Small-subunit ribosomal RNA from Hypericum pulchrum, 1472 nucleotides, folded computationally. Its Rfam family is "Bacterial small subunit ribosomal RNA". The RNAcentral record of the sequence draws on SILVA. The coordinates come from a structure-prediction model, not an experiment, and the mean pLDDT is 82. The source organism's lineage runs through Eukaryota, Viridiplantae, Streptophytina, Malpighiales and Hypericum.
RNA sequence: AGAGUUUGAUCGUGGCACAGGAUGAAUGUUGACGGCAUGCUUAACACAUACAAGUCAUACGAGAAGUGGUUUUUCUAGUGGCGGACGGGUGAGUAACGCAUAAGAACUUGCCCUUGGGAGGGGAACAACUACUAGAAAUGGCUACUAAUACCCUGUAGGCUGAGGAGGAAAAGGAGGAAUCCACCUGAGGAGGGACUUCUAUCUGAUUAGCUAGUUAGUGAGGCAAUAGCUUACCAAGGCGAUGAUCAGUAGUUGGUCCGAGAGGAUGAUCAGCCACACUAGGACUGAGAUUCAACCCACACUCCUAUGGGAGGCAACAAUGGGGAAUUUUCCGUAAUGGGUAAAAGCCUGACGAGGCAAUGCUGCAUGGAGGUAUAAGGCCUGAGGGUUAUAAACUCAUUUUCCUAGAGAUGAAGCAAUGAUGGUAUUUAGGGAAUAAGCAUCAGCUAACUCUGUGCCAGCAGCCGGAGUAAGACAGAGGAUGCAAGCGUUAUCUGGAAUGAUUCGGCGUCAAACGUCGGUAGGUGACUUUUUAAGUCCAGCGUCAAAUCCUUGGGCUGAACCUUGGACAAGCAGUGGAAACUGCUAAGCUAGAGUCAGGUAGGGGUAGAGGAAAUUCCGGUGGAGCGGUCAAAUGCAUUAAGAUCGGAAAGAACACCAAGGGCGAAAGCACUCUGUUAGGUCGAUACUGACACUAAGAUAUGAAAGCUAGGGGAGGAGUGAGUGGGAUUAGAGACCCCAAUAGUCCUAGCCAUAAAUGAUGGAUACUGGGCAUUGCGCGAAUGACCCGUGUAGUAUCUAUAGCUAACGCGUUAAGUAUCCUACCUAGGGAGUACUUUUGCAAGAAUGAAACUCAAAGGAAUUGACGAGGGUCCGUACAAGCGGUAAAGCAUGUGGUUUAAUUCGAUGCAAAGCAAAGAACCUUACCAGGGCUUGACAUGCCACGAAUCCUCUUGAAAGAGAGUGGUGCUUUUGGGAAUGCACACACAGGUGGUGCAUGGCUAUUGUCAGCUCGUGCCGUGAGGUUUUGGGUUGAGUCCCACAAUGAGCCCAACCCUUAUGUUGAGUUGCCAGCAUGGAGUUUAGAACCCCGAGUAGAUUGCUAGUACUAAGCUGGAAGAAGUCGAGGAUAACGUCAAGUCAUCAUGCCCCUCAUGCCCUGGGCGACACACGUGCUAUAAUGGUUGGGACAAAGGAUUACAACCCCAUGAGUGAGAGCUAACUCCAAAAACCUAUCCUCAGUUUAGAUUAUAGGCUGUAACUCGCCUCCAUAAAGCAAGAAUCUCUAGUAAUUAUCGAUCAGCCAUACGGCAGUGAAUUCGUUCCUGGGCCUUGUAAACACUGCCUAUCACACUAGGGGAGUUGGCCAUGCUUAAUGUCCUUACCUUAACUGCAAGGAGGGGAAUAUCGAAGGAUUGGCUAGUGAAUAAAGUGAAGUCAUAACAAGGUAGCCAUAUUAGAAGGUAUGGCUG
Repeated sequence: AGAGUUUGAUCGUGGCACAGGAUGAAUGUUGACGGCAUGCUUAACACAUACAAGUCAUACGAGAAGUGGUUUUUCUAGUGGCGGACGGGUGAGUAACGCAUAAGAACUUGCCCUUGGGAGGGGAACAACUACUAGAAAUGGCUACUAAUACCCUGUAGGCUGAGGAGGAAAAGGAGGAAUCCACCUGAGGAGGGACUUCUAUCUGAUUAGCUAGUUAGUGAGGCAAUAGCUUACCAAGGCGAUGAUCAGUAGUUGGUCCGAGAGGAUGAUCAGCCACACUAGGACUGAGAUUCAACCCACACUCCUAUGGGAGGCAACAAUGGGGAAUUUUCCGUAAUGGGUAAAAGCCUGACGAGGCAAUGCUGCAUGGAGGUAUAAGGCCUGAGGGUUAUAAACUCAUUUUCCUAGAGAUGAAGCAAUGAUGGUAUUUAGGGAAUAAGCAUCAGCUAACUCUGUGCCAGCAGCCGGAGUAAGACAGAGGAUGCAAGCGUUAUCUGGAAUGAUUCGGCGUCAAACGUCGGUAGGUGACUUUUUAAGUCCAGCGUCAAAUCCUUGGGCUGAACCUUGGACAAGCAGUGGAAACUGCUAAGCUAGAGUCAGGUAGGGGUAGAGGAAAUUCCGGUGGAGCGGUCAAAUGCAUUAAGAUCGGAAAGAACACCAAGGGCGAAAGCACUCUGUUAGGUCGAUACUGACACUAAGAUAUGAAAGCUAGGGGAGGAGUGAGUGGGAUUAGAGACCCCAAUAGUCCUAGCCAUAAAUGAUGGAUACUGGGCAUUGCGCGAAUGACCCGUGUAGUAUCUAUAGCUAACGCGUUAAGUAUCCUACCUAGGGAGUACUUUUGCAAGAAUGAAACUCAAAGGAAUUGACGAGGGUCCGUACAAGCGGUAAAGCAUGUGGUUUAAUUCGAUGCAAAGCAAAGAACCUUACCAGGGCUUGACAUGCCACGAAUCCUCUUGAAAGAGAGUGGUGCUUUUGGGAAUGCACACACAGGUGGUGCAUGGCUAUUGUCAGCUCGUGCCGUGAGGUUUUGGGUUGAGUCCCACAAUGAGCCCAACCCUUAUGUUGAGUUGCCAGCAUGGAGUUUAGAACCCCGAGUAGAUUGCUAGUACUAAGCUGGAAGAAGUCGAGGAUAACGUCAAGUCAUCAUGCCCCUCAUGCCCUGGGCGACACACGUGCUAUAAUGGUUGGGACAAAGGAUUACAACCCCAUGAGUGAGAGCUAACUCCAAAAACCUAUCCUCAGUUUAGAUUAUAGGCUGUAACUCGCCUCCAUAAAGCAAGAAUCUCUAGUAAUUAUCGAUCAGCCAUACGGCAGUGAAUUCGUUCCUGGGCCUUGUAAACACUGCCUAUCACACUAGGGGAGUUGGCCAUGCUUAAUGUCCUUACCUUAACUGCAAGGAGGGGAAUAUCGAAGGAUUGGCUAGUGAAUAAAGUGAAGUCAUAACAAGGUAGCCAUAUUAGAAGGUAUGGCUG
């Protein structure tokens, strides 16, 4: 300090998630030791048991124990004193003067310190104890005694009130032989503690906006330690609140702690300060102090005891228990230390505290060993089989001992005589022993350090995010290895950081979330120039404070660290003091540049009221006579009751053509025929005036298109248009688009509504920062008849662009630039502008405006390609123009389907289907049934025996099994070897078994289409672009020109083959013009011709005319055998389709191994309701039958082709010359020509099918071959929708040859020649393709993407008749304990009185207040709820196709209406 994730890629926006640190943690796994810390975060739930606050006999009386004795000693209940208000626990409540901070005045204070004065004289009781007595107990009742430092009276002092007089008020002793000590009363002062008041500060919510009646202030009275509405009576009507009152939710607070560079965010365990609480709620008493944790009274709830009458209790002290929970310890030791209570003291008490125990809970330290040690042991894992790695690691050798074990010594902490140690025989130390007792956890695709094998097979499982797993997983599981940390390591949870994703530091708002529809304006914020005052802000200095601890830091102490400790320092903040006066504010006085006003011009669809005009429609009348209207095409509709058309007249309503514009006005919405009245604002120039009066603007007000609503209206509205509706069409449907009609509405008046893509998607104001052009209004200059020209100002608009900005697009003096001020708004997408609440409205609705849940993206701009029922352009047998077909028929053949024991397998749009297969009767053959074999039919190695081949017999369907005769060769270094057969065991063979989605190779297709790229440079943040685009041209990215490009490569073209012409040389088996010969190129001869096979020439727009740019080229012409790539072939760029093939071959992995291998016989691949493809033959007269006659090319042949001849109707048979081929044979070419018959018919057409008889091949012709003769004689008379080939020697038609092959199902396939056409205007359309451009929500790229209903499952939330709780509040009722007030009743030791009585006290009663309870109302909140409305999520459901391309009717916004659903339509608006 960043990095992952939206995309095919890119930039930016933006969320999600990660790496760091931390914790009172938990959990999984593992676990040697020490030190120091920490340890119920949940149920403020309930608590058994023990203990946590007592002490004093030197205050007092009494009793008991004990003693030989002593006025000794010890113990106990009671009276009395001090302390139980401290210490310890918890955080429920509390949003408050509770805490923090800084101040203050009207108070109090036991013990303690300093200091002054005093304690004289009397008295009456009550406990204990005794007697009697009630009760189960707790606890009492009554009688008679008694002491005090308990209680009472009196004398006296100071002080207080008051002018004076007068009034009121203390005390206690004890110990000691004594000095004296400890107590007591009363003053003053102090220290420390406590109470009270105040400034400032202290979480969230406005879907909480008004709250308050002792409330706010005053007077009198009461009350308190003291101030005070603290309480009460009277009087006034105040007080608080948008700077957030009240209400609701949550919460103890601070020092601090964690994170962070900081600003800041989160938090409030341990330690320390303050507060609050003590089962829940209320109350007082005592006291210096309490409204009291281990005191009291009352009430509720709960628990326990009980004799049922009544009683007892409160662990949020320390331990412990149950419960809750993911989760948190011992019913331990000691008062030795420190501190506290009490006492004169010894001492006693102390779960405070000091220590130990448990827990890796945290921080910190240390060990688990060290040195040497190789043919680099074994084992494991991997392997390219060589080796590599684990690994100097181990073993082994040598030395050592932190720790461990045994034994000895043994503390500091104790505080200045001594004594006193829980911890503890601990820490520490000495000696001995022996490497001995001691390593795990997580991870290894990327982020993120670390890689392989095996298993699994979208399964099991992983995952923080992206994601990974469907048979070769570095992502799952295991193993080996590696990496990281280490007595720990991972995971989970939470906080913070990264996150500049709430932005003060430090963000944004044209298109990504976000400028209110618009104006004026209140509070508030901000604000021109000059001088003055002041000192609030501001700045400087210094003082006080900000507890200690913590943090930082100088030192010190535990061996060192953590830890402990000494000193120091920092600091915001707050308050006080002193100073400065620039800036802001305040004060006072001025100024005119901002702003405004009077008077003067001026432009304008600005508003509002009134008046007048041209068209369409309707009605009336005339003419006229058959259609009109409407559409892509139609129909509904109108029309002989006279439409439409045309002429004349009239009526009514609404809207205003041309001008018109990028133009004008207005705050926006908006405003347009013409004229008039009235009214508002702008602007220009110059003078005068006011003198900061300004800018912005929360809340509130005003205005606000269209639609919509209410009530009226237009001589009882309605001309046109037109949601809904009704018809007609279209369509699979058509609730739409199109057509006909037509309702509300659209218009006016009055009033609502308050929303739009209300948009420049751009808030307002001010200032500054280049130009050019145009235009509107108003001036000025010069000039003029006028325009024009120059210049200023206020608008409007456009262009280009410097700077700058921006993610880019773009903006750019009308800023989205540079700055200042103010306001509104935004913080991932969806859920949702929804629910609930409130306000508003007649309603429709509007405004305000969430959450649960869900996803890892959603969105912006630009890029490349792809696509479009977008555009431009070009090409192709793509269409068109033509010829002939297919689809109908029969048959052949292939495929699907079905069937079957098997019908082997593959190929499936173009680019599968007469394809692989250039030959399925057996074989082939891979399939099925049956019979057999198991080192195998085939290969190599090892071992043994025999050479081998051959022949005969039995059995069997064959394979095979069994038996037998005969026989020994070749080579040799004599061991053996080669070839071959048989046999055993083993390595292995074998597989047409799987995966073409693991592969190689080969192939199809796009496509013989013209494209595909690279280097350097330049442009862009970048993906990318440029070059390759543009203007021409070409079959072509072919070439030329221009150009920020310049060059290069693959493809194209050319080079190759065949063919068309000439020529050179060569002539046999080919040829024959001339000469000779003959039945015959037969022979001599010839090399001219044909032909053959080699070589060579030829064609390059070379010449020419026109055209184009003086280019490339194009068009025409000449010459030429051939003319513009001459024709045909071979040749196929980067890539696409996971295209095809594991069954040609090769091959990884997987699978089978007495079987998925191998051999054999038979069957099947040939089945047959049917569907499709490719062909053949036909439907006839351009023909058919029969007879005669003529002309090819190319190819094949010795297990072959076979002539002539004989036989047979024929297939064929017999016999066989010739030819190893320019020689012989196949071989006859056919269409064609000629002649005859047939005469338009299911025929002398067509030949399927069927029957019998034959031939050929072959062991074999049944399933299942071909051919022949005779007989039989089916469908078919030109083929629906649709669709295919072909542009010249082509189509069509005719025969012919070959490969495979015993034969052949060949009508197929591949060649060859014969005869031999028609048409192409052209590029509108269909189809495919190239280039440019445009739009895009698609990138698996339109076979794309995607919307809504319905159906199913799950999830959370809303409303909901209700129902069940909780909390708060209001008034009423009832009213415990209790204080205070009052008292007529009862009672009473001290004082008083002779007495009766009195004063005072107690009880009881009364009134006020008042907890809990009761019933009532209201508010808030939680749970649940029949049926219900929507939402979200979910590999393969239904119905449509709304959106993205002109998405097939451009889309979207507001409103209304309508419809299964997306949606449709209407009115107005926007361009996104």